Predicted 3D model of a 73-nucleotide RNA (transfer RNA) from a bacterium. Model confidence (mean pLDDT): 81 of 100. Its Rfam family is "tRNA". Rfam classes the family as a transfer RNA.
[in-house]
RNA sequence: GGCAAGCUAGUCAAGUUGGUCACGACACGUGUCUGAAAAACACGGAAUUCAGGUUCGAUUCCUGAGCUUGCCA
Numbered sequence: 001g002g003c004a005a006g007c008u009a010g011u012c013a014a015g016u017u018g019g020u021c022a023c024g025a026c027a028c029g030u031g032u033c034u035g036a037a038a039a040a041c042a043c044g045g046a047a048u049u050c051a052g053g054u055u056c057g058a059u060u061c062c063u064g065a066g067c068u069u070g071c072c073a
Base pairs, nucleotide, nucleotide: 001072002071003070004069005068006067007066010026011025012024019056028044029043030042031041032040049065050064051063052062053061
């Protein structure tokens, strides 16, 4: 330098022929339980990398940028 894949809560991660609750696990907080913890159970907050475009409407489609990984040279 070229090509490909990916970027979604603190971490991991599903999703979408474009639409009104963005699935779940761990972590975190509160409560129940306990003499107190742990475990278990219930509840709760928190997320679509950035900019632009298309569209009534974008996490999803298009363009560019950034970052990560791999392959080739």